A computed fold for a 316-nucleotide part of an RNA from Candidatus Iainarchaeum sp., annotated as large-subunit ribosomal RNA, domain IV. Model confidence (mean pLDDT): 86 of 100. Its Rfam family is "Archaeal large subunit ribosomal RNA". Clan: LSU clan. Rfam 15.1 lists 2,955 matches to the family in 1,139 species. The sequence was found in a public genome assembly.

Context: one part of a larger RNA
């Protein structure tokens, strides 16, 4: 010096991206327990006290034993070793238990119960196969398959112009074959009429793919603009939320937290470029998830030191 451990006066996160690591706590009995809540929970919340051994006695049990009362006694220490939760608060995400990159990622990703849409009446629909045949299923729409969303609560606005899908269609377009006409006969060839799907056309459909504006003026100081005018489009972003896991400017502004805060929380919000099942906003419980603060605790640090074991190293 390396690895694994042990101990440290005083301070106690000053360390660091960050309390990473370590320390604290720990079992059982008694007591006591806020906020929130889906009334189940949160909860071992938090916090406080006790804990060994000996003697006598009480209650209880068939018994082993269990529950207690009074007194005595030892140690620094009685769950004496081992084993054995640190706690609290705010916010984000995901409801939850679960699943995952076997060997750098366990998560906010996947799944999930629930919601909704589409296909399907069985010789069905979907899937495998060239076919025969097979699976779903010896099932039958309270069923099966597929897409999206993802407990629960309150909700889910406007647009069918584009793309897709569905339905209809007097009419237009629309290939070959068959039909008719035809170049002096035949043939090849030319032309006409008829015509399927499709397209045109007419409607529907957004929990289908998608989309959801600009300019000017205006109220008795100023500011603001309920309101008006105008261009344009299929319709011009509703509720809710909002400097956000989304905000460029940006360390926005105000308040709280700190001696000091590009952090966090609350509010405002003109949102570069939130927005309603690509779900929106809430939400108890849960999480080896992310982030901020507080208490306790500590060699993380001030600031290092000593010790143990095994190496490295030195001598033989």
């Nucleotide at each position: 010096c390396u690895a694994a451990g042990c101990u440290a006066a005083g301070g106690g996160a000053a360390u660091u991206c960050g309390g990473c690591a370590a320390a604290u706590u720990a079992g059982c009995c008694c007591u006591g327990u806020a906020u929130c809540u889906u009334u189940g929970g949160u909860a071992u919340a938090a916090g406080g006290g006790g804990u060994g051994c000996c003697u006598g006695c009480u209650c209880u049990g068939u018994g082993a034993g269990g529950a207690g009362c009074a007194g005595g006694u030892c140690g620094c220490a009685g769950u004496g070793a081992c084993a054995a939760g640190g706690g609290g608060a705010g916010c984000c995400c995901g409801a939850c238990u679960g699943u995952u990159u076997a060997c750098u990622a366990a998560a906010a990703a996947c799944a999930c119960a629930g919601g909704u849409c589409c296909c399907u009446g069985c010789u069905a629909g979907u899937c495998c196969g060239a076919a025969a045949g097979g699976a779903u299923g010896u099932g039958a729409a309270u069923a099966g398959g597929g897409g999206c969303u993802g407990a629960c609560c309150u909700c889910u606005g406007c647009u069918c112009a584009c793309u897709g899908c569905c339905a209809g269609u007097a009419c237009g377009u629309g290939a070959a074959a068959a039909u008719c006409c035809u170049u002096u006969c035949c043939a090849a060839g030319g032309g006409a009429a008829c015509u399927a799907a499709g397209c045109g056309c007419u409607g529907g459909u957004a929990a289908a793919g998608a989309g959801c504006g600009g300019g000017c003026c205006u109220a008795a100081c100023u500011c603001u603009g309920a309101g008006g005018c105008u261009c344009u489009c299929a319709u011009g972003g509703u509720a809710g939320c909002g400097u956000a896991a989304u905000a460029c400017c940006u360390u926005g502004c105000c308040g709280g937290u700190u001696u000091a805060a590009u952090g966090c929380c609350g509010g405002c919000u003109u949102g570069c470029a939130c927005c309603a099942a690509u779900g929106a906003g809430g939400c108890a419980a849960c999480g080896a998830g992310g982030u901020u603060c507080c208490c306790a605790c500590u060699g993380u640090c001030c600031c290092u030191a000593g010790c143990u074991u095994a190496g490295a190293c030195c001598u033989g």